[in-house]
RNA sequence: GCAGAAAAAGGCAACCCUACCGAAAGGUAGGCACGCAAAACCACGAGUUACGCUUCGGCGUGACAGUCGGGUUACCUGCU
Numbered sequence: 001g002c003a004g005a006a007a008a009a010g011g012c013a014a015c016c017c018u019a020c021c022g023a024a025a026g027g028u029a030g031g032c033a034c035g036c037a038a039a040a041c042c043a044c045g046a047g048u049u050a051c052g053c054u055u056c057g058g059c060g061u062g063a064c065a066g067u068c069g070g071g072u073u074a075c076c077u078g079c080u
Base pairs, nucleotide, nucleotide: 001079002078003077004076011036012035016031017030018029019028020027021026034066040072041071042070044069045068046067047064048063049062050061051060052059053058
């Protein structure tokens, strides 16, 4: 520098349950373990979603990074 077939030292944690926050979408913490090689971070593009407005074309304010793309940084393994 390239790649992620196999593996896993270290790591994350869907659904569901409990508590709390929020009008909602959703979030935080604990338990659990479906999965993940960026399931780390950033709402930049697309998308989805809650609420409001609308001339019904869309627009505004939130949410989702475990929907896809993009950007930044990083572990392990293999090859060079």